[in-house]
Molecule: transfer RNA
Organism: bacterium
């Protein structure tokens, strides 16, 4: 210094063709259950969809750019 991917709850991931409130497991909070604990039940909270623009009626998605990670190539 070039070129591809990634990034979306605390984790690890979905999210179709751009459209109506973003979701699911695990974890987490409270309740019930228990002498207690685990386990199971039911409730619930939690999201700057990396980050700033720009197109559009309308963006998590589509355009450019940044920033960080990872590969490859010099």
């Nucleotide at each position: 210094g070039g070129g591809c991917g990634c990034a979306u709850a605390g984790c690890u991931c979905a999210g179709u063709u751009g459209g109506c409130u973003a979701g699911a497991g695990c974890g987490c909070a409270u309740g019930c259950u228990u002498c207690a604990c685990a386990c199971g039940c039911a409730u619930g909270a939690g999201g700057u969809c990396a980050c700033a623009g720009g197109u559009u009626c309308g963006a998590a998605u589509c355009c450019u750019g940044u920033u960080g990670c990872g590969c490859c190539c010099a």